[in-house]
Molecule: transfer RNA
Organism: Candidatus Gottesmanbacteria bacterium
RNA sequence: GGGCCUAUAGGUUAACGGUAGACCACCGUCUUCGCAUGACGGAAAUGGCAGUUCAAUUCUGCCUAGGUCCA
Numbered sequence: 001g002g003g004c005c006u007a008u009a010g011g012u013u014a015a016c017g018g019u020a021g022a023c024c025a026c027c028g029u030c031u032u033c034g035c036a037u038g039a040c041g042g043a044a045a046u047g048g049c050a051g052u053u054c055a056a057u058u059c060u061g062c063c064u065a066g067g068u069c070c071a
Stems, first nucleotide, its partner, number of pairs: 001070007010024004018054001026042005047063005
């Protein structure tokens, strides 16, 4: 320098182009004499910029970061 793959809550991950879900973690309430467990509820995410589309996490291009292969 070139090819390919990946990027979603703090972490691990789902999601036919049509309301972004789950688990763990975190916070609150209840339960207890207290702690733990348990029950209920809450906050929290689509790497960035463009394009296509009525509509993009999803499709396309470029950039960024990581991985892998070739030189």